[in-house]
SAM riboswitch aptamer (S box leader) from Planococcus glaciei, 107 nucleotides, folded computationally. RNAcentral holds the sequence, with entries from Ribocentre.
RNA sequence: UUCUUAUCAUGAGAGGUGGAGGGAUUGGCCCUACGAAACCUCGGCAGCGGGCUCGCAAUCGGAGCACUGUGCCAAAUCCAACAAGCUUUUAGCUUGAGAGAUAAGAA
Numbered sequence: 001u002u003c004u005u006a007u008c009a010u011g012a013g014a015g016g017u018g019g020a021g022g023g024a025u026u027g028g029c030c031c032u033a034c035g036a037a038a039c040c041u042c043g044g045c046a047g048c049g050g051g052c053u054c055g056c057a058a059u060c061g062g063a064g065c066a067c068u069g070u071g072c073c074a075a076a077u078c079c080a081a082c083a084a085g086c087u088u089u090u091a092g093c094u095u096g097a098g099a100g101a102u103a104a105g106a107a
């Protein structure tokens, strides 16, 4: 980097350095000098894999711990994008797909 599978309306921020951008893309709408990105320190959350504990149970599933590998800590993946359906039709709603993110496995 690609492929497969699962999840994505829950949850969780302070300080320091830094100094203008950020929210993937496009449009919208937001955040930001009452300090963006990035990096560091400490803290937190609990999604996935591992580990441990519990009871049920029998190698499968459930609940918990935050020990470990990752991930995450504004707004639903911030909303929409493509298709179908419905409605009270300059629009709204629902479902699915696509795209993206994360984890695990494979190449």
Stems, first nucleotide, its partner, number of pairs: 001107008013042005021031003025081004043073003047070004051065004077099001082096006

Record summary
Model confidence (mean pLDDT): 81 of 100. Its Rfam family is "SAM riboswitch aptamer (S box leader)". Gene Ontology term of the family: regulation of gene expression.